[in-house]
RNA sequence: UCCUCGAAAAGGCAAAGCCGGAGGAAUCCGGUGACGCAAAGCCAGCCACCCAGACCGGGCGGGGCAGCUACCGAA
Numbered sequence: 001u002c003c004u005c006g007a008a009a010a011g012g013c014a015a016a017g018c019c020g021g022a023g024g025a026a027u028c029c030g031g032u033g034a035c036g037c038a039a040a041g042c043c044a045g046c047c048a049c050c051c052a053g054a055c056c057g058g059g060c061g062g063g064g065c066a067g068c069u070a071c072c073g074a075a
Base pairs, nucleotide, nucleotide: 005073006072012037013036017032018031019030020029021028022027035062041068042067045065046064047063049059050058051057
């Protein structure tokens, strides 16, 4: 230095609920709020799940796998 790993430290993100808004819906955006998270950062290829549906399609991804990137440095 790198890989693995995840003690400590410095930080980070933000579930449900509530308020406002968008949408046909799933759901999303903002505020509030913290259940949790060592990738709960990014992307959206595959599977799963959800909406819609004649087909085309849409959503999610804090469900699993894969890809990219990243703070710290104990055992």
A computed fold for a 75-nucleotide RNA from a Deltaproteobacteria bacterium, annotated as c-di-GMP-I riboswitch aptamer. It matches the Rfam family "c-di-GMP-I riboswitch aptamer". From the family's description: GEMM was predicted in a large-scale screen for bacterial structured RNA regulatory elements. The coordinates come from a structure-prediction model, not an experiment, and the mean pLDDT is 86. The model forms 94% of the base pairs in the Rfam consensus. The source organism's lineage runs through Bacteria, Pseudomonadati, Myxococcota and Myxococcia.